RNAcentral holds the full RNA, with entries from ENA and SILVA. Predicted 3D model of a 518-nucleotide part of an RNA (small-subunit ribosomal RNA, 5' domain) from an uncultured bacterium. It matches the Rfam family "Bacterial small subunit ribosomal RNA".

[in-house]
Context: one part of a larger RNA
RNA sequence: GAUGAACGCUAGCGGCAGGCUUAACACAUGCAAGUCGAGGGGUAUAAGUAGCUUGCUAUUUAGAGACCGGCAAACGGGUGCGGAACACGUACGCAAUCUGCCCUUAUCUUGGGGAUAGCCCAGAGAAAUUUGGAUUAAUACCCAAUAGUAUAAUUGGAUGGCAUCAUUUGAUUAUUAAAGAACUUCGGAUAAGGAUGAGCGUGCGUAAGAUUAGCUAGUUGGUGAGGUAACGGCUCACCAAGGCAACGAUCUUUAGCUGAUGUGAGAGCAUGAUCAGCCACACGGGCACUGAGACACGGGCCCGACUCCUACGGGAGGCAGCAGUGAGGAAUAUUGGUCAAUGGACGGAAGUCUGAACCAGCCAUGCCGCGUGAAGGAUGAAGGCGUUCUGCGUUGUAAACUUCUUUUAUCAGGGAAGAAACCACUUUUUUCUAAGAGUGUUGACGGUACCUGAGGAAUAAGCACCGGCUAACUCCGUGCCAGCAGCCGCGGUAAUACGGAGGGUGCAAGCGUUAUCC
Numbered sequence: 001g002a003u004g005a006a007c008g009c010u011a012g013c014g015g016c017a018g019g020c021u022u023a024a025c026a027c028a029u030g031c032a033a034g035u036c037g038a039g040g041g042g043u044a045u046a047a048g049u050a051g052c053u054u055g056c057u058a059u060u061u062a063g064a065g066a067c068c069g070g071c072a073a074a075c076g077g078g079u080g081c082g083g084a085a086c087a088c089g090u091a092c093g094c095a096a097u098c099u100g101c102c103c104u105u106a107u108c109u110u111g112g113g114g115a116u117a118g119c120c121c122a123g124a125g126a127a128a129u130u131u132g133g134a135u136u137a138a139u140a141c142c143c144a145a146u147a148g149u150a151u152a153a154u155u156g157g158a159u160g161g162c163a164u165c166a167u168u169u170g171a172u173u174a175u176u177a178a179a180g181a182a183c184u185u186c187g188g189a190u191a192a193g194g195a196u197g198a199g200c201g202u203g204c205g206u207a208a209g210a211u212u213a214g215c216u217a218g219u220u221g222g223u224g225a226g227g228u229a230a231c232g233g234c235u236c237a238c239c240a241a242g243g244c245a246a247c248g249a250u251c252u253u254u255a256g257c258u259g260a261u262g263u264g265a266g267a268g269c270a271u272g273a274u275c276a277g278c279c280a281c282a283c284g285g286g287c288a289c290u291g292a293g294a295c296a297c298g299g300g301c302c303c304g305a306c307u308c309c310u311a312c313g314g315g316a317g318g319c320a321g322c323a324g325u326g327a328g329g330a331a332u333a334u335u336g337g338u339c340a341a342u343g344g345a346c347g348g349a350a351g352u353c354u355g356a357a358c359c360a361g362c363c364a365u366g367c368c369g370c371g372u373g374a375a376g377g378a379u380g381a382a383g384g385c386g387u388u389c390u391g392c393g394u395u396g397u398a399a400a401c402u403u404c405u406u407u408u409a410u411c412a413g414g415g416a417a418g419a420a421a422c423c424a425c426u427u428u429u430u431u432c433u434a435a436g437a438g439u440g441u442u443g444a445c446g447g448u449a450c451c452u453g454a455g456g457a458a459u460a461a462g463c464a465c466c467g468g469c470u471a472a473c474u475c476c477g478u479g480c481c482a483g484c485a486g487c488c489g490c491g492g493u494a495a496u497a498c499g500g501a502g503g504g505u506g507c508a509a510g511c512g513u514u515a516u517c518c
Stems, first nucleotide, its partner, number of pairs: 001517003005514005012370006018363002020328001025326003029323003034071003039068002045062008078281003088205007097198002102194008110144004120133005150175011180186002207253003214244003219241008256278004260271004283304005306317004334360001336359003342356001343354004373404004383395005410454005418445001423440007462507005467488003473502005483490002
C1' cells in the first nucleotide's frame, strides 16, 4: 500500500460498487420454460334461436382446461467437486468432420393408405398410476410416382498437390422427397453455397516432492473388421514386441484455467471474489434414448445413501436457479416489485412466458463526495488543570455576545430523461412489396431524481496514540504489584512506557486491533 474481510468503540447524508472465502452439508414453502387454435380432432361452459313434455332436445356463435402435433427446453441462471490434462492460454491444421433456426441460388410441392391419443363405455388400485372395448383427426405415421451437381457401385479424361490423395468434367446401373394452413403470406421437400456454432489433431507455455527410479498387455505398432459426423486401439480378431523415462517416466500431494487483480521504479512476487472467455459438475455412481445439438441442473432407466407418503400391496423426491430455513462458522442480505427498458423462447401478429434482466429492501463491507456552520468577538469570564500559589500559565477566539448563511435535515409546491418501436388510423413514394411522414398507445423504478419556496444554527464527532523507532508532556495513584508490549524494553517510592486526569498529536464518519499478500 491492499482486502469478498472479521472483532472493539463510535456513527449525519448521498452516489457508485460489493455481500456464505466455512458444510459440492441437509432442505419446509412459493416461484425460476414455455409457447403456437394461422397444424389437428374437439369438449366443459356461456349467450342466442326454434320446439315443446318446463327442463330437456335440436341448432348457431364464442370457447377454458386436457389430448395429438410443431418448435423451444443443449440457451439463459448456479457452483468449483473433479481434473496436473491438449483442461486452459496462444499459434497453426482438418486432403479426417458435422451444423436446427438465419441468408443466397435453383428445382419441386403428385397420388393413395392404415392407425392412435382425445371423446365415449367398462374395470383395477389407498395413492402414484393403469387395463380392456368401441370410435376419430392432422404439418403425426406409412406406401407409391417423379428427380439430380444427393447416396452407393463400376468406369474414362484433365489439372494440381502435402504421403494417404485433392479438384474438375463425363458415362452406366441402383436407391432415396414432400404438407398443408389462413387467403396472399407463412410454410414443406431436394440440392449447392454462406454465416454461425461445434468436434478433432498438433507446436509452445501452464504447481510441489527423488525421503517417489523404474513404469506399461490394448500396453507400442501392423493387417483386417466393427463403430463414429469424423481420424484414431476408439473397440474386437490375428500377428509382431514394442512404447515411456534423469531434458524426471511412474507415484504422492495440491489446484478449475485465462483476460486480469494487488504490490513494486521495474524485473518480479502473490492472488484468480465481483465482470468477461473457456472447462467441469448438477444427491453419489453408471447407462443410453430423443434430437441439428445432451449422454441432458428444474428429462428417462438402473444401483446406492438419505428424506417423505402408505390402506404395508406399493409409491414420491433431489435449491451448486431466485428468495428463504436449519446446521457449520469470526463472518456474508428480502420467502420484495416489474416485464417499462435490454435480451431470450414460441407465435404471421396481438401477445404469453421469462427469480435472465432492470429495479427496490438490508449491511459504514469498500471507494468517492458533502456536512456537523461562517465572520467579528479579551471582562483574555466562570470552571478545569498546572504552578515558584494575594499572583501567573494553559484550556482560549474557545465560550458568552453581535452580524450572516441554510449545504444537509424537516415541511410545502412543481416534476423528469430513460420511450425507440411494435400495433391502430391517416398519408407520400411505390410493379409486387417495401420505405418514409404524422397522430394515438406503452414507465416497475416513482411522485423517485431534479427544481422552487419556508422558518431556524437550527438535525449531526468520534477513535487511536503521546519512551525511541514515530507527530505529540505534565500531575496524581501504584510500588518488579497491578499491569503494558510490534521490536528495543518499562514497573522494586519522584514511572513523559502501568491506571486516571488535564493538555497535546494523528486520522476522521470513521478510528483502532486481528488475519493475509506485495